[in-house]
Context: one part of a larger RNA
C1' cells in the first nucleotide's frame, strides 16, 4: 500500500446492488417448512336454510337443499429432490484423465407385441372390551388400478447340441436348435356402423389414458485405475482376513465383501505405521510475476442430521421433518406407562468483541401431485433491520473589500481566519408535499372460428392457428409532472522525524504521549486546551488477521 463475513470509538443526509453466528455440530417455547390424486376404490356427515306434520308456540319428527361437499380410510405417485451444517474424514474423500466385455436406472422420449380368465380377504363402517393418555384387542359387513391363483407368451433369462468370427487360449461373439421359467388392470368421454337386447342401452364400436413384456435413447447413479492433494522421524518398523490361491455364499455388479480349506505372504527411508491439524475444488485476497495466504456469499463434489447401532420399504436410502434398539437430556403421567429431536425459515436462552423480522406472496422462475381446474412449496420472488461492504449523488452556484464584527496573534504599526461571512443575483439534484403512473404477464384454462388426424360419423377426443376473456406479493413501488424553499443534510484523524501540515497558553520527569526513534525536570512545533493548518470524507480513526 492492498484486502476483510470483521469488531470497537467518534460522527452520520439519500439511493442502487450485495452481504449478515467466523464463537457452543450448545439447549430449544411457538408457528410454519411435503404433499397431492374422486378420471383407482368403498363409504360419507354437520352447522344452516326451506317445506310439511304434531302440538305443550318453541320443541320434536320427516323430506329437500347444504352435498356426493368437509373430515377420515384403502390404493397410486412423491416424500432419496429442494433447504441446512462442516462435526468427522489426510481418504479413490476431492481435482483431473481414463475404464466398466464387472453394472443398475422410477418418471421422460422412440419403437415391437399383449392387455384372457378366476378367487379369497381387509381398512373405512357397525357392535363391543381394555387404558389416565399414547394407543390397542375381539366379533360382524364391504370395494378396488390393493392381494393371490390359472391360461397364453417372446428377439427376455437360464439351458442342450451344432456353428461363424476374434483370441491374451481364459474367454467373448454370430446363426440355428432342445428344454425350463416368468405377465397384465382398469378408468374416463362419445356413438349406434357392426353383434346382442331393440325409443335407447350394453359385456359392442371408438378416442384418450393407464397396465404387462421386449429393444433403443436420454438422464442419474454404483464400482475400478494413473497422476496430484498439510505438518511431525523428538513417530521406524507395521500387518493375521493380514497378502495370494481354490471352492462356495452374497451383490445390480468386480473384489477377503463374507465363509471354509491351502500357501506365507503384503507394506515401508521414493517415509509404511503412529500422532497433530483439516471438508476438497472452481475460486477469493495479495503480488510485476514466480509465489504466499485462504476456501464466507455463488457453483460442483463429499460427509453429517441429539449420540451410537441396525435394517425395512423402494428404481434409488441404510433415510434431517420414517421405523426399531441402546444411551444422555427435556416434557406429560392416574406411577402402570408414554412423548420429543430447528446443522429447514423466522424466533428464544446461552456463549461471545460480534451477526437481522416469530414479515408478505405463490404474481414470476423452479419442484411434487393431478387429464385438468387446481392444491402444496420459509425453494424462490419480495419487503423489514444493520454505513457491514462496493458504487453513485447531495449538503449549493455566481458576485461580493469600509478586507465589517468577532476570535487568535503581534515587534501594538499590523498579520491571519478571509471572498470566508453579510449583502445582491441565480439554480433546484436529494429529502418533503400534491397529482398521474408502469414493465415484470406469458403460459395454463374457458369460449368462439378455421384446419388436420382418428372414426361409420358433422359426435367425442387429440393437435395446430387466430381472436376475446382471466392472473402482480413487491406497490400506488420505480418513473414523470407540479408546489414552495438555500431552506432539512459534515465529520473524523493528524500537524518532532519517518509523513503532508505551527504557533500561543497551561503543566513542570508531574499529568501524560508513544507504531519505531523517543518527548515531559519553567520559554515543550512531541503532554492538555485555543487559534491556524494538513489529509480523507458520510465517513474517519483504532484493533485483529493475510499478502
Nucleotide at each position: 500500500g492492498a484486502a476483510u463475513g470483521a469488531a470497537c470509538g467518534c460522527u452520520g443526509g439519500c439511493g442502487g446492488c450485495g452481504u449478515g453466528c467466523u464463537u457452543a455440530a450448545c439447549a430449544c417455547a411457538u408457528g410454519c417448512a411435503a404433499g397431492u390424486c374422486g378420471c383407482a376404490c368403498g363409504a360419507g356427515a354437520a352447522c344452516g336454510c326451506u317445506u310439511u306434520a304434531g302440538c305443550u308456540u318453541g320443541c320434536u319428527a320427516a323430506a329437500g337443499c347444504u352435498a356426493g361437499u368437509a373430515a377420515a380410510g384403502u390404493g397410486g405417485c412423491g416424500c432419496a429432490c429442494g433447504g441446512g451444517u462442516g462435526a468427522g474424514u489426510a481418504a479413490c474423500g476431492c481435482g483431473u484423465g481414463g475404464g466398466u466385455a464387472a453394472u443398475c436406472u422410477a418418471c421422460c422420449c422412440c419403437u415391437g407385441a399383449a392387455u384372457c380368465u378366476g378367487g379369497g380377504a381387509u381398512a373405512a363402517c357397525g357392535u363391543u372390551g381394555c387404558g389416565a393418555a399414547a394407543g390397542u384387542g375381539a366379533c360382524g359387513c364391504u370395494a378396488a388400478u390393493a392381494c393371490c391363483g390359472g391360461a397364453u407368451a417372446a428377439c427376455a433369462u437360464c439351458u442342450u447340441a451344432u456353428u461363424u468370427a476374434u483370441u491374451u487360449c481364459g474367454a467373448u461373439u454370430u446363426a440355428u436348435u432342445u428344454g425350463a421359467u416368468c405377465a397384465a388392470a382398469g378408468g374416463u368421454g362419445g356413438c349406434c356402423u357392426c353383434u346382442c337386447c331393440a325409443u335407447g342401452g350394453a359385456a359392442g364400436c371408438u378416442a384418450c389414458u393407464g397396465u404387462u413384456u421386449g429393444g433403443g435413447g436420454a438422464u442419474g447413479a454404483g464400482c475400478c485405475c494413473g497422476c496430484g492433494u498439510a505438518c511431525c522421524a523428538u513417530u521406524a518398523g507395521c500387518u493375521u482376513g493380514u497378502u495370494g490361491g481354490u471352492a462356495g455364499g452374497g451383490u445390480a455388479a468386480c473384489g477377503g465383501c463374507c465363509u471354509a480349506c491351502c500357501a506365507a505372504g503384503g507394506c515401508a527411508a521414493c517415509g509404511a505405521u503412529g500422532g497433530u491439524u483439516a471438508g476438497c475444488u472452481g475460486g477469493u485476497c495479495u503480488g510485476a510475476g514466480a509465489g504466499g495466504a485462504u476456501g464466507a456469499u455463488c457453483a460442483g463434489c463429499c460427509a453429517c442430521a441429539c449420540u451410537g447401532g441396525a435394517a425395512c420399504u423402494g428404481a434409488c436410502a441404510c433415510g434431517c421433518g420414517g421405523u426399531c434398539c441402546a444411551g444422555a437430556c427435556u416434557c406429560c403421567u392416574a406411577c402402570g406407562g408414554g412423548a420429543g429431536g430447528c446443522a429447514g425459515c423466522a424466533g428464544u436462552g446461552a456463549g461471545g468483541a460480534a451477526u437481522u423480522u416469530u414479515g408478505c406472496g405463490c404474481a414470476a422462475u423452479g419442484g411434487g401431485g393431478g387429464a385438468a381446474a387446481c392444491c402444496c412449496u420459509g425453494a424462490c420472488g419480495c419487503a423489514g433491520c444493520a454505513a457491514c461492504g462496493c458504487c453513485g449523488c447531495g449538503u449549493g452556484a455566481g458576485u461580493g473589500a469600509u478586507g465589517a464584527a468577532g476570535g487568535c496573534u503581534u515587534u501594538a504599526g499590523g498579520g491571519u481566519c478571509g471572498u470566508a461571512a453579510a449583502g445582491c443575483u441565480c439554480u433546484g439534484u436529494c429529502a418533503a408535499g400534491u397529482g398521474g403512473a408502469a414493465a415484470g404477464a406469458a403460459c395454463c384454462u374457458a369460449c368462439a372460428a378455421a384446419g388436420u388426424g382418428c372414426c361409420a360419423a358433422u359426435a367425442c377426443c387429440a393437435c395446430u392457428u387466430u381472436g376475446u376473456a382471466c392472473u402482480g406479493a413487491c406497490g400506488g413501488u420505480a418513473c414523470c409532472a407540479c408546489u414552495g424553499a438555500a431552506g432539512g443534510a459534515a465529520g473524523c484523524a493528524c500537524c518532532g522525524g519517518c509523513u503532508a501540515a505551527c504557533u500561543c497558553c497551561g503543566u513542570g520527569c508531574c499529568a501524560g504521549c508513544a507504531g519505531c526513534c523517543g518527548c515531559g525536570g519553567u520559554a515543550a512545533u512531541a503532554c492538555g486546551g485555543g487559534g491556524g493548518g494538513u489529509g480523507c470524507a458520510a465517513g474517519c480513526g483504532u484493533u485483529a488477521u493475510u499478502c